[in-house]
RNA sequence: ACAGGCCAAUCUGGAAAGCAGUCGCAUAAGCGGCUCACCGACGGGGCAACCAGUUACUGGAAAACUCUCAGGUCUAUAACAGAUGGGGAGGG
Numbered sequence: 001a002c003a004g005g006c007c008a009a010u011c012u013g014g015a016a017a018g019c020a021g022u023c024g025c026a027u028a029a030g031c032g033g034c035u036c037a038c039c040g041a042c043g044g045g046g047c048a049a050c051c052a053g054u055u056a057c058u059g060g061a062a063a064a065c066u067c068u069c070a071g072g073u074c075u076a077u078a079a080c081a082g083a084u085g086g087g088g089a090g091g092g
């Protein structure tokens, strides 16, 4: 100096589930409240093997699993993937 990992940004792709009911505002599209139904891939919570300890117990312990608190059921602030130019510790 540099590749990959890592970090953020930009672009692209990216599923699921209500053409729900009712009331109000508006009168164009829609917005808000309430009710029931539903989805999991923003976020969040929970758990195993295993490890440790003061060992019938306690603590640590992951997710695309699970719960649906939040969010959502047109949409995209959507996990994740690819690309671009950057940041860039340590090692070789």
Base pairs, nucleotide, nucleotide: 006087007086009084010083011082012081013080018036020035021034022033023032024031025030037073038072039071043069044067045066046065050060051059052058053057
Predicted 3D model of a 92-nucleotide RNA (Glycine riboswitch aptamer) from Yaniella sp. The prediction has a mean pLDDT of 76. It was read from a public genome assembly, where an Rfam model found it.